[in-house]
RNA sequence: GGAGUCGACCGGGCGGCCGCUGCCGCCGGCAUGCCGGCGGCGGAGGAAAGUCCGGGCUCCACAGGGCAGGGUGCCAGGUAACGCCUGGGGGACGCGAGUCCACGGAAAGUGCCACAGAGAGCAGACCGCCUGCCGGCGCGAGCCGGCCGGUAAGGGUGAAAGGGUGCGGUAAGAGCGCACCGCGUCGGUGGUAACACCGGCGGCACGGCAAACCCCACCCGGAGCAAGACCAAAUAGGGGAGCGAGCGGCGCGCGAGCGCCGCGCGGUGUGGCCCGCACCGGCUCCCGGGUAGGUCGCUAGAGGCGCGCGGCGACACGCGCCCCAGAUGAAUGGUCGCCCCCGACAGAACCCGGCUUACAGGUCGGCUCCCGCA
RNA sequence: GGGCCGUUAGCUCAGCUGGUAGAGCACUCGGCUUUUAACCGAAUUGUCGUGAGUUCGAAUCUCACACGGCCCACCA
Numbered sequence: 001g002g003a004g005u006c007g008a009c010c011g012g013g014c015g016g017c018c019g020c021u022g023c024c025g026c027c028g029g030c031a032u033g034c035c036g037g038c039g040g041c042g043g044a045g046g047a048a049a050g051u052c053c054g055g056g057c058u059c060c061a062c063a064g065g066g067c068a069g070g071g072u073g074c075c076a077g078g079u080a081a082c083g084c085c086u087g088g089g090g091g092a093c094g095c096g097a098g099u100c101c102a103c104g105g106a107a108a109g110u111g112c113c114a115c116a117g118a119g120a121g122c123a124g125a126c127c128g129c130c131u132g133c134c135g136g137c138g139c140g141a142g143c144c145g146g147c148c149g150g151u152a153a154g155g156g157u158g159a160a161a162g163g164g165u166g167c168g169g170u171a172a173g174a175g176c177g178c179a180c181c182g183c184g185u186c187g188g189u190g191g192u193a194a195c196a197c198c199g200g201c202g203g204c205a206c207g208g209c210a211a212a213c214c215c216c217a218c219c220c221g222g223a224g225c226a227a228g229a230c231c232a233a234a235u236a237g238g239g240g241a242g243c244g245a246g247c248g249g250c251g252c253g254c255g256a257g258c259g260c261c262g263c264g265c266g267g268u269g270u271g272g273c274c275c276g277c278a279c280c281g282g283c284u285c286c287c288g289g290g291u292a293g294g295u296c297g298c299u300a301g302a303g304g305c306g307c308g309c310g311g312c313g314a315c316a317c318g319c320g321c322c323c324c325a326g327a328u329g330a331a332u333g334g335u336c337g338c339c340c341c342c343g344a345c346a347g348a349a350c351c352c353g354g355c356u357u358a359c360a361g362g363u364c365g366g367c368u369c370c371c372g373c374a
Numbered sequence: 375g376g377g378c379c380g381u382u383a384g385c386u387c388a389g390c391u392g393g394u395a396g397a398g399c400a401c402u403c404g405g406c407u408u409u410u411a412a413c414c415g416a417a418u419u420g421u422c423g424u425g426a427g428u429u430c431g432a433a434u435c436u437c438a439c440a441c442g443g444c445c446c447a448c449c450a
Base pairs, nucleotide, nucleotide: 001370002369003368004367005366006365007364008363009362010361012339013338014337015336016335017334018333020043021042022041023040024039025038026037027036028035029034030033045345049356050355052354053353054352055351056350057224058223059222060221064275065274066273067272069220070219071218072217073216074088075087076086077085078084089103090101091100092099093098104215105214109213110212111209112208113207126155127154128151129150130149132147133146134145135144136143137142163181164180165179166178167177168176182204183202184201185200186199187198188197189196190195228296229295230294231293238287239286240285241284242283243282246263247262248261249260250259251258252257265281266280267279268278269277289449290448291447303322304321305320306319307318308317310315340343375446376445377444378443379442380441381440384399385398386397387396393430402416403415404414405413423439424438425437426436427435
């Protein structure tokens, strides 16, 4: 200098003027909450997005038992939790830095493997190879045809054909024998573990698919801030359909009936079934009626920054400092001046931790490879 | 803001226990008819919304994205 790889960060800047919005202070008005004025402070993002995971919070029982269902899936750790993150193992790719992996079990069982092919799962002789016999041809070596067998080394089919390479062996072949590799199994060593290494034994028994059912281990109750709580206003506690199981006792009342208790039944409690628990005595659905006002939830939090300390790291602990949007037709804008590389994707709506997706341009740092010079 | 569902031929829909995608209507051509409609016969229908992955093989299974649609306030 070039090529590459990983990580962190920024994402127009400065100033003037005029607005919008939340909070605080002061003054004034009506009279205790609003309105107006003045001043001060704050005012979108790294993804605020998709709503794909996990949690907080709220209500249903402070969330229970069983079935069904769903999710996750190498090991260890981190965390409020996770399908996230960190470190490690194994596999694949790359010269390398490094990147990627839904990475448990196929000797528990079931199922599937289309077409092609002889044979697709305790396999299979289509071609070929080989022994023998028969027939034909040839002087002969041998060739051709047929039959009984042997053979999984070669060809062919297929995504896949029952270990691979080599040597020996054989009529031809074959783990038939041997060496190495693979596989299985037993033992030892190291490691928390995944796993790795070493040695012995076994001639191979074990094809693939679990993002097919399934098995194993672990996890999961449901709904969502339009959750939920309170105040105020208004209307017709109306009509239709469907389902339903009531019984007994006591009290009150002249009576129709009403109330309480017990047993039973039914309904509701936001996916299903059974139990249990709570509430109700009718419930569900449809057609209608009324209001579309306010307050809380609503932002101080698994919060940010700095320092110290433990840890390889994710992260944890301690101390100090800071307060950093909270709207509800829904604010964060307009305009002027200067500058530059002329500005991408995109806008909070209960709140966090992640993942994924979108993104013009730019800054900084670690590391790797190649070339040149000293 | 939150929850749920869908996307297959020009239109409306099947197919989703993985094996190469159909039905009806429409369109085109031919026949019948003086002609049209109806009827009869034939043919064409497709990146299965897009992109990845699993598998030998994906409309179907998994993940991500895009587009479209529906529902959810309170009171009695």